A computed fold for a 90-nucleotide RNA from a Gammaproteobacteria bacterium, annotated as c-di-GMP-I riboswitch aptamer.

Order: sequence, then C1' cells, then structure tokens
RNA sequence: GCUAGAAAAAGGCAAACCACUGCGAAAGCGUGGGACGCAAAGCUUCCGAUCUAAUGGGGAAGUCUACCCAACGAUAGCGGGGCCGCCGGG
Repeated sequence: GCUAGAAAAAGGCAAACCACUGCGAAAGCGUGGGACGCAAAGCUUCCGAUCUAAUGGGGAAGUCUACCCAACGAUAGCGGGGCCGCCGGG
C1' cells in the first nucleotide's frame, strides 16, 4: 500500500420509548435517561431518494381560505460519492 471482519481485547456510538413548562412553522433537533442495533451508526448534503412548507408563487371579479407548486429547512441510523480513523487477520 492492497484486501477484508473469522475469533479476541481495549474502548466507542445509541433506535424505539420517557423526561424537559428546551429549540423549531413543521419535518426534525438538543440535553438527560434508555438500548434496537452499528466496524465507520466518525465527519461532509456533492448526487439520488424521502420528509416538511415558515416563506415565496399559483388559487373564483376583488380580498381571504381550502387546495396546488417550490428548499433556501431536515434525514449522514435511506443509498452512493468525498475526507478521516481504532483493533486484529491475510
């Protein structure tokens, strides 16, 4: 450097759920508890996918509303790419 996770050790992360007079329009997130799982469940929205629609646009003659469209919001524990990394095997 390549390959790859069988056994093992040291450790790591933390789904659902619960709490907070928490943050947010929402999706979702934070902190604490908690463990379903994870060898990148470390970092990154570049590509795809999905969720949301405050805001903007459309919306009856006008105003508004139902409703429709759009990410500049979100998911890295949906997949791919990029960057970095512990232990051991070949």
Its mean pLDDT, the model's own confidence on a scale to 100, is 87. Rfam family: c-di-GMP-I riboswitch aptamer. Its family is annotated with cyclic-di-GMP binding in the Gene Ontology.